[in-house]
Context: one part of a larger RNA
RNA sequence: UGACGGGGGCCCGCACAAGCGGUGGAGCAUGUGGUUUAAUUCGACGCAACGCGAAGAACCUUACCUACUUUUGACAUCCUAGGAAUUAUUUAGAAAUAGAUAAGUGCCCGCAAGGGAACCUAGAGACAGGUGCUGCAUGGCUGUCGUCAGCUCGUGUUGUGAGAUGUUGGGUUAAGUCCUGUAACGAGCGCAACCCUUAUACUUAGUUGCCAACGCGUAAAGGCGGGAACUUUAAGUAGACUGCUGGUGAUAAACCGGAGGAAGGUGGGGACGACGUCAAGUCAUCAUGGCCUUUAUAAGUAGGGCUACACACGUGCUACAAUGGGUAUUACAGAGGGAAGCGAACCUGCGAGGGGGAGCAAAUCUUUAAAAGGUACUCGUAGUCCGGAUUGCAGUCUGCAACUCGACUGCAUGAAGUUGGAAUCGCUAGUAAUCGCGGAUCAGCACGCCGCGGUGAAUACGUUCUCGGGCCUUGUACA
Numbered sequence: 001u002g003a004c005g006g007g008g009g010c011c012c013g014c015a016c017a018a019g020c021g022g023u024g025g026a027g028c029a030u031g032u033g034g035u036u037u038a039a040u041u042c043g044a045c046g047c048a049a050c051g052c053g054a055a056g057a058a059c060c061u062u063a064c065c066u067a068c069u070u071u072u073g074a075c076a077u078c079c080u081a082g083g084a085a086u087u088a089u090u091u092a093g094a095a096a097u098a099g100a101u102a103a104g105u106g107c108c109c110g111c112a113a114g115g116g117a118a119c120c121u122a123g124a125g126a127c128a129g130g131u132g133c134u135g136c137a138u139g140g141c142u143g144u145c146g147u148c149a150g151c152u153c154g155u156g157u158u159g160u161g162a163g164a165u166g167u168u169g170g171g172u173u174a175a176g177u178c179c180u181g182u183a184a185c186g187a188g189c190g191c192a193a194c195c196c197u198u199a200u201a202c203u204u205a206g207u208u209g210c211c212a213a214c215g216c217g218u219a220a221a222g223g224c225g226g227g228a229a230c231u232u233u234a235a236g237u238a239g240a241c242u243g244c245u246g247g248u249g250a251u252a253a254a255c256c257g258g259a260g261g262a263a264g265g266u267g268g269g270g271a272c273g274a275c276g277u278c279a280a281g282u283c284a285u286c287a288u289g290g291c292c293u294u295u296a297u298a299a300g301u302a303g304g305g306c307u308a309c310a311c312a313c314g315u316g317c318u319a320c321a322a323u324g325g326g327u328a329u330u331a332c333a334g335a336g337g338g339a340a341g342c343g344a345a346c347c348u349g350c351g352a353g354g355g356g357g358a359g360c361a362a363a364u365c366u367u368u369a370a371a372a373g374g375u376a377c378u379c380g381u382a383g384u385c386c387g388g389a390u391u392g393c394a395g396u397c398u399g400c401a402a403c404u405c406g407a408c409u410g411c412a413u414g415a416a417g418u419u420g421g422a423a424u425c426g427c428u429a430g431u432a433a434u435c436g437c438g439g440a441u442c443a444g445c446a447c448g449c450c451g452c453g454g455u456g457a458a459u460a461c462g463u464u465c466u467c468g469g470g471c472c473u474u475g476u477a478c479a
Base pairs, nucleotide, nucleotide: 001479002478003476004475005474007473008472009471010470011469012468013467015463016462019427020426021425022424023423026318027317028316029315030314031313032312033311034309035308042053043052064304065303066302067301068300069299070298073127077126078125079123080122081121082120083119086103087102088101089100090099091098092097107116108115109114129293130292132291133290134289138287139286140282141281142280143278145276150189151188152187153186154185155184156165157164158163169180170179171178195270196269197268198267200238201237202236203235204234205233206232210227211226214225215224216223241264244258245257246256247255248254320420324379325378326377327376328375329374330373336367337366338365341360342359346355347354348353386417391412392411393410394409395408396407397406433455434454435453436452437451438450439449
C1' cells in the first nucleotide's frame, strides 16, 4: 500500500421489511446430469452453465455410428496432354459410383494455320484438407462485479524509503454531482450532457390517410362532389432551465413546499459499460502460433443416431375451477410481415382444409378473427358440463420421403391433479398480474425467443436483521 475481520461509523440497492403473484406437489414441453447405446457429435457448470451456442436435428443441417466407396483428392494455385462447355436416353447399384449410346460446337484475336479466356477429362508432384489437440501460447468478440462511482496522471510539497498528499474534512447529490475549507494547483478516463424514442403545442405539406360545415347518396358505409377544420402522417421549430416564488441552509451548494405548465426537478424508456477482476467463456463463427494426422484424424454416399429412459435437477406451459366452464350474440388495438409472397369475395367440407383467383412490391390490397370485456341463458361444488394427459380409429397439410421422428383436425377415450413440505424467485406504475396479436428462424414444425398493444392493482413504517456494493476509520500470525 492492499486484502481480510462473526471491528466501528456513514450511505445505497426489490437487499430486508410492507404487499401482489409464482416456483418447489400434478400432467406435459424443453435443457442438463446420470444411465443406456454401434452412435446417443461437441461446447457451456455457483452467482455469471442448465427454453444456453441452436433465430427452429424427418433427409439435408451433422460435426457422431454402421456399411459401401475415393486417394493431388469435395475446395485453391502451378505444369503437361487431350477435349468446347453442355444436354438427352440407358445398364448395374441403396446411392456415391462404374459403364454404354446419341446430339453438340459457342466467345475473343486471326484471311487461314493457329493461339487465348472459361469449363471438362487423364497424368506427375509441389501441395490441398482436418468441427483433430492446446481459450493455461493468442487476436477478435463476450459475460461478470456494475451504469457501481470510481480509476489515474503532470507539476509542486512531504517522507531515508515503500509511499503519502491531491481523491481526506464540513455540507450536498443518482453521481469524485456541486459548494466550502484545505500544501496543494491543475488535468485525463469514467458521471452528466450531446444521440434515438415517448408525452404537449405551432408551422409547412394533404395522398393511398381524415370528414367538421355544404350538397348528392345508401338497408348500411367518406361511397361520391367537394373540403383542409379535426385525427393522422413526417420534416422543421418551440418547450423544462431549480428559470420564477416562500421557507430552511454558511450570504454557498443544495433541500422542502408553491405557482404556472402537456410535462418538474435526471419527466418515462433505450443506446451508451472507466482502470481493472475472474489464467471467466469461445481454437466448433472467424482469424491464428505450436503440436498431431496425410490410402486418413481427409473426402463421397445410403441408412441409423443427435428424439434412447429405473431416475435426479433447472426453466416454462396447462390446470386443480363459479372473480369459473359452456352456448349464443355484441364491441374496442398497436406494432409488424408480404412476390418461388400475402392471398379477398364467392363455392365446398363438422373441421384441419380444398377449389377459386380479385387486389397488392402495399397509409390503397392482404395477413386481420384481436382476446380478456359487455349482454342473455345454462351448470350448482361434484373428480363435475372442472381438468385435459394418454390411447384407438378416420383424416388434412408441408415435403422425393412424416416408420424410427412433423404439425394440425374430427369422433371416441377421459389419467394425475381439490392450491402444493423444507426452501426459494420476480416485481415500486401504465409496473406486477392478466388477455390476446405480430415477427425472426422457417418447405413444414414454438408452451421458447424478440416485439406490440388491451384491462390494470396492492404496498413501501422504516434500515434492527439477511445478501451485495461504496466511502472513512481501526486491528492483523495474510500478500
The part of an RNA shown here (small-subunit ribosomal RNA, 3' major domain) has 479 nucleotides and comes from an uncultured bacterium. Model confidence (mean pLDDT): 85 of 100. The RNAcentral record of the full RNA draws on ENA, Greengenes and SILVA.